[in-house]
RNA sequence: CUCGACAAAGGCAAAACGGUCGCGAGGCCGUGACGCAAAGCCAAGGGCCAGCAGGAUCAGAUUUGCUGGUAGCCUGGCUGCCGAAA
Repeated sequence: CUCGACAAAGGCAAAACGGUCGCGAGGCCGUGACGCAAAGCCAAGGGCCAGCAGGAUCAGAUUUGCUGGUAGCCUGGCUGCCGAAA
């Protein structure tokens, strides 16, 4: 360094509920723990989600663009605690 133990010390916190902000996806706070060895940070690529606009249509679905959201969907980048086995 790779790696990740029925190890030690610690850490984070899904759903749900309450509060709050947002048109919305969703964010934040509290309660709460499903899980997590980067579930620490970054929306760069892909995915998914929302709003708006365009195009299409009888109306839709499909579709294009823009602006957002998601780092607990994947890839990538940056940083990092511990140390059994290999």